Context: one part of a larger RNA
RNA sequence: AGACGGGAGCUUGCACAAGCGGUGGAGCGUCUGGUUUAAUUCGACGAUAAGCGAAGAACCUUACCAGGAUUUGAAAUUCUAGUGAAACCCCGAUGAAAGUCGGGUCUUCUACAAGGACACUAGAACAGGUGCUGCAUGGUUGUCGUCAGCUUGUGGCGUGAGUUGCUCCGUUAAGUCGGGUAACAAGCGCAACCCUCGUUCUGCGUUACAAGUGUCGCAGGAGACUGCCUCAUUAUAUGAGGAGGAAGGCGAGGAUGACGCCAAAUCAGCAUGGCCCUUUGAUAUCCUGGGCAACACAGGCGCUACAAUGGCCGAUACAAUGGGUCGCUAAGUCGUAAGAUGGAGCCAAUCCCAUGCAAAGUCGGUCCCAGUUCGGAUUGAGGUCUGAAAUUCGACCUCAUGAAGCCGGAAUCGCUAGUAAUCGCGGAUCAGCUACGCCGCGGUGAAUACGUUCUCAAGCUUUGUACU
Numbered sequence: 001a002g003a004c005g006g007g008a009g010c011u012u013g014c015a016c017a018a019g020c021g022g023u024g025g026a027g028c029g030u031c032u033g034g035u036u037u038a039a040u041u042c043g044a045c046g047a048u049a050a051g052c053g054a055a056g057a058a059c060c061u062u063a064c065c066a067g068g069a070u071u072u073g074a075a076a077u078u079c080u081a082g083u084g085a086a087a088c089c090c091c092g093a094u095g096a097a098a099g100u101c102g103g104g105u106c107u108u109c110u111a112c113a114a115g116g117a118c119a120c121u122a123g124a125a126c127a128g129g130u131g132c133u134g135c136a137u138g139g140u141u142g143u144c145g146u147c148a149g150c151u152u153g154u155g156g157c158g159u160g161a162g163u164u165g166c167u168c169c170g171u172u173a174a175g176u177c178g179g180g181u182a183a184c185a186a187g188c189g190c191a192a193c194c195c196u197c198g199u200u201c202u203g204c205g206u207u208a209c210a211a212g213u214g215u216c217g218c219a220g221g222a223g224a225c226u227g228c229c230u231c232a233u234u235a236u237a238u239g240a241g242g243a244g245g246a247a248g249g250c251g252a253g254g255a256u257g258a259c260g261c262c263a264a265a266u267c268a269g270c271a272u273g274g275c276c277c278u279u280u281g282a283u284a285u286c287c288u289g290g291g292c293a294a295c296a297c298a299g300g301c302g303c304u305a306c307a308a309u310g311g312c313c314g315a316u317a318c319a320a321u322g323g324g325u326c327g328c329u330a331a332g333u334c335g336u337a338a339g340a341u342g343g344a345g346c347c348a349a350u351c352c353c354a355u356g357c358a359a360a361g362u363c364g365g366u367c368c369c370a371g372u373u374c375g376g377a378u379u380g381a382g383g384u385c386u387g388a389a390a391u392u393c394g395a396c397c398u399c400a401u402g403a404a405g406c407c408g409g410a411a412u413c414g415c416u417a418g419u420a421a422u423c424g425c426g427g428a429u430c431a432g433c434u435a436c437g438c439c440g441c442g443g444u445g446a447a448u449a450c451g452u453u454c455u456c457a458a459g460c461u462u463u464g465u466a467c468u
Stems, first nucleotide, its partner, number of pairs: 001468002003465003007462007015452002019415005026304008034295002042053002064290007073126001077125008089104006109116002128277002131275003137271002139266003142262001144260001149188006155164003168179003194254004199222007209212001225248001228242005293434001306408001310367007322353003327346002332341003374405001379400007421444007
């Protein structure tokens, strides 16, 4: 100087407390461990792994396994020699396919000599590797933490390591600002500059609106600064209250992540050093089938419930974000339905997804507290769709079946406002989908915070130390 303390002081945080809703019990989904397996590919492991890489495993993907094949190779660059009807295309045998073997048609590029382009064969350099090492690396990322810290120059102090500055007082969300001060300044962070939302003005406007000073859309401005008043204070910084205002003291949200820590994660996104495998059965490459989906069990994260603030039936009201051309697909018709048919419109503020785009909501009826008209697992039968293909292993519809479950032990998680809770809608990936996931969007819309003793984490100062 650090680090640590079951030392001290001050301060902060959904850290506790006060509240609301969950998890832990049930069924199912998904991930992981374990076990099993020919293989169940690999990585990630407290916080910071476990609906994570994976924004889509039937084939492909695919890296794994079994079997069948290839060896200048599936793809790349170059060279040598040879062949060729230019390349191409078609057919047969065998085969699970890949491949192997064989046959055929056609045109004649520049040019008529060579040569070039292209293809094939043989050979040579080479390719190839999701093989190992993240403890050789780049790049990227998680975490402490959007915490307020981390440093430098000159000067001062000290023999020196170092220290001061950055300590102190007040204040702040903040090393934010003011005062004081052997310090004076500066840099990276904080804040601001950027984006979105809330108010208003101006301009423009079709595809929006029944209409033209409006709604709506786009663009550009204004507005909030403790600016004004009162009080407190060192009459500074700032704090408390008030006026006006759509908004008030950081208005709300986002993007933005300092120096560093964990030899943290990633050689399987990519790149890359080193090592290793590859001329005849490869750790490369192709193909078929299987596996990644197994199942005594254990853990994580979710969904659906256990019901009457509810279930079912009928009627009825109100959104926003998005997506669409081998795509979204209307009206009409058929079907109980999934869906089929149909084909208008739309490269989209126009048409469609999506009837006037939702559901919770509202109105009426029924059920009467029961393992039920709760709950929907499981199973049987029949269908629809995608796709060569749905058995391993897809989703959906209809009928039947109707399991556990009556609010969950110890323990534990999230959340301070348009938040929690609850309700539906859209998108990426995608032929289809195991999405109950993820990322967004709007509808309805709370309770509580006395306070900082305690738990956890963090910041500053100080103190102790047998640790570095």
Molecule: small-subunit ribosomal RNA, 3' major domain
Organism: Candidatus Portnoybacteria bacterium RBG_13_40_8